[in-house]
A computed fold for a 383-nucleotide RNA from Tropicimonas isoalkanivorans, annotated as Bacterial RNase P class A.
The coordinates come from a structure-prediction model, not an experiment, and the mean pLDDT is 77.
Rfam family: Bacterial RNase P class A. Rfam classes the family as a ribozyme.
RNA sequence: GCGGAUGGCCGGAUGGCCGCGGCCCCGGCGCAAGCGGGGGGCGAGGAAAGUCCGGACUCCCUGAAGCAACGGUGCCGGGUAACGCCCGGGCGGGGAAACCCGACGGAAAGCGCCACAGAGAACAGACGGCCCUGCUACGGCGGGGUCACGGUGAAACGGUGGGGUAAGAGCCCACCGCGGGGCUGGCAACAGUUCCGGCACGGCAAGCCCCACCGGGAGCAAUGCCACAUAGGACCUCCGCGGGGCACGUCCCCAGGGCCGCUUCAGCCCCAGGCAGGUCGGGUAGGCAGCUAGAGCGCGUCGGCAACGGCGGGCCUAGAUGAAUGGUCAUCCAGGGGGCUUCGGCCCCCGGACAGAAUCCGGCUUACAGGCCGUCCGCGCAA
Numbered sequence: 001g002c003g004g005a006u007g008g009c010c011g012g013a014u015g016g017c018c019g020c021g022g023c024c025c026c027g028g029c030g031c032a033a034g035c036g037g038g039g040g041g042c043g044a045g046g047a048a049a050g051u052c053c054g055g056a057c058u059c060c061c062u063g064a065a066g067c068a069a070c071g072g073u074g075c076c077g078g079g080u081a082a083c084g085c086c087c088g089g090g091c092g093g094g095g096a097a098a099c100c101c102g103a104c105g106g107a108a109a110g111c112g113c114c115a116c117a118g119a120g121a122a123c124a125g126a127c128g129g130c131c132c133u134g135c136u137a138c139g140g141c142g143g144g145g146u147c148a149c150g151g152u153g154a155a156a157c158g159g160u161g162g163g164g165u166a167a168g169a170g171c172c173c174a175c176c177g178c179g180g181g182g183c184u185g186g187c188a189a190c191a192g193u194u195c196c197g198g199c200a201c202g203g204c205a206a207g208c209c210c211c212a213c214c215g216g217g218a219g220c221a222a223u224g225c226c227a228c229a230u231a232g233g234a235c236c237u238c239c240g241c242g243g244g245g246c247a248c249g250u251c252c253c254c255a256g257g258g259c260c261g262c263u264u265c266a267g268c269c270c271c272a273g274g275c276a277g278g279u280c281g282g283g284u285a286g287g288c289a290g291c292u293a294g295a296g297c298g299c300g301u302c303g304g305c306a307a308c309g310g311c312g313g314g315c316c317u318a319g320a321u322g323a324a325u326g327g328u329c330a331u332c333c334a335g336g337g338g339g340c341u342u343c344g345g346c347c348c349c350c351g352g353a354c355a356g357a358a359u360c361c362g363g364c365u366u367a368c369a370g371g372c373c374g375u376c377c378g379c380g381c382a383a
Stems, first nucleotide, its partner, number of pairs: 001379010012332007020043002023040004028035002045354001049365002052363005057219004062266006070215005075089005090104001091102004105210002110208002112204003127150002129146007158176006177199001178197008223289004233280005238274002242254004246249001256270004296315002299312005333352001335350006
C1' cells in the first nucleotide's frame, strides 16, 4: 500500500427571531370560579418501530394435593429479577487464515413417511454382468448361485486392502468406522486411550410421539377515585315461603343446585318470589390519580477470561391525551458537483439517512445517508 475479518461509538454544531407542551416563580383584575401578563428552566431515539420473547405493576379466578389437556424451551457451565437474551466452553459445518454459522435431547418405546428414477427403498433386491449346470437348430433358451462390478437415486443394508471361492459374500483377517465396558483429563458437555463385539443399529422427531424442565387469564382502553344521565341491582317495611321431625328455634335430618377440565378431602353459598312505599346505589359526558427517580445514567476502584457483580462519591433525564417537541435566518462541520490555479489553495452551487414517545424496564429482530476510533488475518514493497 492492497484485500479481508471483527468490536465499539457518533448520527450535524452554535447563535438570533417567531411558535407549541408540561413544571416552577412573580405581579395585575375578580367575593369566588377564573381571566389575562412577565420571567426562568425542561422537552424524542439508536432504533421511540415490529409487538416477537422475558419481567415490574394492576385487576380477575374458594383452597390444598395429584392427574389430564394445551402451549413453550431443549449440548454443557455461568450471568441475570427473568428470558427463547448474554458470556465462556464443547461438538458439527464453512474458510488458506482472522473469523463466521448451527431447532445441537431421544430413531436398539412405538406408529408413520421416504417423491422421481430404478430389478430392488427397510422382516431387502437378480435388470445387465460374473459363475455352475441341463438342452441346443450353435443364434441362444431353461434352472440355480452371487450384490464383488455396471446402471438408477438425496439415500442401495458398513469402507479400503488382503485371504478365500466355481464366482462371490464380515465367510475369515488387518486398519478405519460403529456399539459396549474400563482407565486418564475436565464441575460438565466432551476428549484421549485401551479391551471386547463381525456388524446386529439407513434417513426424517421442522409428522405423531417419548424424556426433562417451565408456564393460571387479561392487559394502563389495566385499575382506583369524584361525578350532571338511563336501566339493571342492594337493603328495610308489608304479604308469602321444597319434604319430614320435635323440645318450635338464628334448631336437626333428607333431597336439589352452585363454587376449577377431572378426582379426593375440606370449607362456603343458594334453595320463593311478588308488588307497593322508602333509602342506598349505579357510572354515561367530563375530571383526577395511575404517570414517570428507575432491576436508572455515567465516573472511579476491586473481584471475574467474560457476561456481570460489590463498594465509593456524582447527576436528574419528556409526560402529551385528537395527542407538544416545529419553522426561519446566519456562520461553521461532514459529503457531492463545477470552475480557476503559481499545485500551497481559492471561488460558486447542491446538501444531512432511517424514523418519531404514549405505563415502565431487560432483550431480540427489522430500517438507516454519512462518518470516527480500535483489534486481528493474508499478500506485496522497503529497512